[in-house]
RNA sequence: CCGUCAUCAAGAAAGGCUGAGGGAAUAGACCCGAAGACGCCUUGACAACCGAUCCCGCAAGGGACACGGUGCCGCAUUCUACCUCUGGCCACGGAUCCAUGAUCGAUUCGUUGCCGAAACGGGGAAAGAUGAGUG
Numbered sequence: 001c002c003g004u005c006a007u008c009a010a011g012a013a014a015g016g017c018u019g020a021g022g023g024a025a026u027a028g029a030c031c032c033g034a035a036g037a038c039g040c041c042u043u044g045a046c047a048a049c050c051g052a053u054c055c056c057g058c059a060a061g062g063g064a065c066a067c068g069g070u071g072c073c074g075c076a077u078u079c080u081a082c083c084u085c086u087g088g089c090c091a092c093g094g095a096u097c098c099a100u101g102a103u104c105g106a107u108u109c110g111u112u113g114c115c116g117a118a119a120c121g122g123g124g125a126a127a128g129a130u131g132a133g134u135g
Base pairs, nucleotide, nucleotide: 001135004132005131006130007129008128013043014042015041016040017039021032022031023030026081027080028079029078044073046071049069050068051067053064054063055062056061077127082124083123084122085121087115088114089113091111092110093109094108095107096106097105
């Protein structure tokens, strides 16, 4: 560097340095940023991909742990773009379930409103990220 497999709406920040852009790339949108973003360093966390260890198992495999190697700590990989399927979304109210100190949350039903096969939503692809192992 090419290709393969797995995962990608969960989770997790303080201090120091620096100083203008940044959120991969193109376009659009939406955000972060001199109340200092992005980046770098230190420490701490989060997570559990690989290894080690332990437990269950004949095995395949599953579970635990967090010691080692990575990863990661604004947003869904920030969203959309290409293909495909078809109704979708907001608000209010009812029912059921779950949870909390409390507020929440999920499913479903009804009503109003809005949008409607170029909408909205679901799925997939592409691109990308991370890990593992192969060449």
A computed fold for a 135-nucleotide RNA from a Chlorobiaceae bacterium, annotated as SAM riboswitch aptamer (S box leader). Of the family's consensus pairs, 87% are formed in the model. The coordinates come from a structure-prediction model, not an experiment, and the mean pLDDT is 77.